[in-house]
RNA sequence: GAUGGUAGCUCAAUGGUAGAGCAGUUGACUUUUAAUCAAUUGGUUGUGGGUUCGAGUCCCACCCGUCCC
Numbered sequence: 001g002a003u004g005g006u007a008g009c010u011c012a013a014u015g016g017u018a019g020a021g022c023a024g025u026u027g028a029c030u031u032u033u034a035a036u037c038a039a040u041u042g043g044u045u046g047u048g049g050g051u052u053c054g055a056g057u058c059c060c061a062c063c064c065g066u067c068c069c
Base pairs, nucleotide, nucleotide: 001067002066003065004064005063008022009021010020011019016053024040025039026038027037028036046062047061048060049059050058
């Protein structure tokens, strides 16, 4: 200097109610397990400020990871 940080994991999300898949929990099915189906839990959006009626999103500083010089 570039790039990224959002659920346990992998990732979405035009400045206007933060979601999906997997995982977890419960139930159905099954002799049992697995598979399948249904429901459901889980968030200080890295930290602190600023702008705005409103910020995951825009601006500034800092922290951490990766890459380059």
Record summary:
Predicted 3D model of a 69-nucleotide RNA (transfer RNA) from a zebrafish metagenome. Rfam family: tRNA. The family's RNA type in Rfam is transfer RNA. Model confidence (mean pLDDT): 80 of 100.